[in-house]
RNA sequence: AUGGCAAUCUGGAGAACCCCGCAUACUUAUGCGGGUGCCGAAGGGGCAAGACGCAGUCGAAACUCUCAGGCAAAAGGACAGAUGAUGGG
Repeated sequence: AUGGCAAUCUGGAGAACCCCGCAUACUUAUGCGGGUGCCGAAGGGGCAAGACGCAGUCGAAACUCUCAGGCAAAAGGACAGAUGAUGGG
C1' cells in the first nucleotide's frame, strides 16, 4: 500500500397478537407441552457447470429443503453502507 475479519454506528424483508391443555399470577398476561396453517434472510442440509486420485469424491447462491429458527411490538435478522481514531493477522 492492498484485500478481508473483528468492533462501533445506520438501514434492513416475509409469515396466525391462531387453537387446545397445564402451571403461576389473578383477568389477561407469563411459562411449559401439544395441534393446525404459514414464512425464509441466523445456523444447518441439498446440487449445476466444472474439477479430480473417476465403484466414486469435491463442488456456489438471495436457488432449493424447512431440521433448527421465525409469524403484533420489542428482540433477532442474511445482506448493504459508513468509521479521523482502536485490536490482531
The RNA shown here (Glycine riboswitch aptamer) has 89 nucleotides. The sequence was found by an Rfam model in a public genome assembly. It matches the Rfam family "Glycine riboswitch aptamer". From the family's description: This family represents the bacterial glycine riboswitch. Gene Ontology term of the family: glycine biosynthetic process.